A computed fold for a 401-nucleotide RNA from a Pseudomonadota bacterium, annotated as Bacterial RNase P class A. It was read from a public genome assembly, where an Rfam model found it. The model forms 93% of the base pairs in the Rfam consensus. The prediction has a mean pLDDT of 75.

RNA sequence: GCGGAUGGUCGGAUGACCGCGGGUGCUGCAAGGCACGCGAGGAAAGUCCGGACUCCAUGAAGGAACGGUGCCGGGUAACGCCCGGCGGGGGUAACCCUAGGGAAAGCGCCACAGAGAAGAGACCGCCUUGGUUCAGGCUGAGGUAAGGGUGAAACGGUGGGGUAAGAGCCCACCGCGGUCCUGGCAACAGGAACGGCAUGGCAAGCCCCACCGGGAGCAACGCCGAAUAGGGGCCCCGCGCGGGAUUGAUCCGGAGACGGAUAUCGCCGCAGGGACACUUCAGCCCAGGGGCCCGGGUUGGCAGCUUGAGCCUGUCGGUAACGGCAGGCCUAGAGGAAUGGUCAUCUAUGGGGGUCGCAAGGCCCCUUGGACAGAAUCCGGCUUACAGACCAUCCGCGCAU
Numbered sequence: 001g002c003g004g005a006u007g008g009u010c011g012g013a014u015g016a017c018c019g020c021g022g023g024u025g026c027u028g029c030a031a032g033g034c035a036c037g038c039g040a041g042g043a044a045a046g047u048c049c050g051g052a053c054u055c056c057a058u059g060a061a062g063g064a065a066c067g068g069u070g071c072c073g074g075g076u077a078a079c080g081c082c083c084g085g086c087g088g089g090g091g092u093a094a095c096c097c098u099a100g101g102g103a104a105a106g107c108g109c110c111a112c113a114g115a116g117a118a119g120a121g122a123c124c125g126c127c128u129u130g131g132u133u134c135a136g137g138c139u140g141a142g143g144u145a146a147g148g149g150u151g152a153a154a155c156g157g158u159g160g161g162g163u164a165a166g167a168g169c170c171c172a173c174c175g176c177g178g179u180c181c182u183g184g185c186a187a188c189a190g191g192a193a194c195g196g197c198a199u200g201g202c203a204a205g206c207c208c209c210a211c212c213g214g215g216a217g218c219a220a221c222g223c224c225g226a227a228u229a230g231g232g233g234c235c236c237c238g239c240g241c242g243g244g245a246u247u248g249a250u251c252c253g254g255a256g257a258c259g260g261a262u263a264u265c266g267c268c269g270c271a272g273g274g275a276c277a278c279u280u281c282a283g284c285c286c287a288g289g290g291g292c293c294c295g296g297g298u299u300g301g302c303a304g305c306u307u308g309a310g311c312c313u314g315u316c317g318g319u320a321a322c323g324g325c326a327g328g329c330c331u332a333g334a335g336g337a338a339u340g341g342u343c344a345u346c347u348a349u350g351g352g353g354g355u356c357g358c359a360a361g362g363c364c365c366c367u368u369g370g371a372c373a374g375a376a377u378c379c380g381g382c383u384u385a386c387a388g389a390c391c392a393u394c395c396g397c398g399c400a401u
Base pairs, nucleotide, nucleotide: 001397002396003395004394005393006392007391008390009389010388012346013345014344015343016342017341018340020039021038023036024035025034026033027032041372045383046382048381049380050379051378052377053217054216055215056214066213067212068211069210070209071085072084073083074082075081086100087098088097089096090095101208102207106206107205108202109201110200123148124147125144126143127142128141129140130139131138132137156174157173158172159171160170161169175197176195177194179192180191181190182189183188222302223301224300231294232293233292234291235290236289237288240270241269242268243267244265245264249262250261251260252259253258273286274285276283310329311328312327313326314325315324316323317322347370350367351366352365353364354363355362356361
C1' cells in the first nucleotide's frame, strides 16, 4: 500500500425569529400574561420471547391434557437471551456457521432409479462344471459379491494375504462397540487391551426422557361523576257523585215472570286532577300526575404515569457475560395524541469548471444538499430497516529498511 475479519461510537452543526406540549416561579378576582428550564430512537418498528405491575380464578400439594425448550458450564429478576467451552462444517488465516437429548423402548416412512431400501439382493460380470457347435457362440446346474451399473443412502473402509473366483475367511491401519486408565466441574479429549462388525437413515412423522409454563392485559385496574333516558324506595293529589241502558255479564232470592246487588258501559249530567308556555273561558285529550331520596352508568375529569432489575464516572473481583463498592445525575409524559416551521452561516456526499502535478491526487470557484424512521404503562432481549462518517484490535499478500 492492497484485500479481509471482529467489536464499538455517531448518524448533520451553530444562531435568530415564529409556534406546540408539560413543569416551576412571579403576577392577576378570573380569563390570562411574563420569566426560566425541559421536550423521541438506536432502532421509538415487528409485537417474536422473557419479566415487572394490575385484575380474574384458586385452601395446599400433585397429576392429566396441551404448548414450549433441548451438547456442557456459567451470567441474569427471568428468558428461546448473553458469555466461555466441547463436538461437527467452512475459510490460507483473522474468523464465521451450527434446530447439537434419545434410532440399543415401540410404531411408521425411505419418492424416482435400481436385481435389491433393512436381518435384503444378483442386472452386467467373475469362477467351477454339464450339454450343444468345427469354432465363435448358445444353454442347464452350482459358487461368489472383488469390479461395473442405480441411488441421497447398497449391510464397515483402504491395502495385503488367501482362493477356482471370492468373502473379516485371515492380517495391518482407520472407523465402530462396550470395558479400563489418564486429563477436565462437565460436554468431551487422549491412550490401552479386547471384540471380526453386531448398531443404515429420518425424532423438522408419531413417540420416549428431562426441565419450564394458570388466564387476560394500561382499551389492565381504581376513583369522581352533568344533562337526557331508564331502574328502585318513600310521600302527596287523583281514579268521584247522580241518573240511564241491556241480559250483554256475575251473584243472591224465586217454580217462573221478575226483583235485588255488584261490576261494566264505546251513554247523559255535575264536580275534580294533569298536559296543551302563563291567566280566564271554550274545546280536545289522559288515567294517571307531582315532589324528595338512592344506586348503576354514557360524554367528561382524576389517577395508574414514569425514580427505575435506572444512567454516568472511578475502582475491585471475574478470561468474559456480569457482579460488588464509592461518588455524581434526574433525562418526554402527551393522550386522537406536543416534540414543528422559516431564514442565515458552515459541513459529509454527488455534479460542473479552473489551476498545479508524469500520475495518484491537492487547492480554488459555482451548484446540490443528508439514511432508516416517530414515544403512548415500563423494563431485559431477539429480529428487521438504515445514506454516510469515525475509532480500536486482528489476519493474509506485496514493497522498503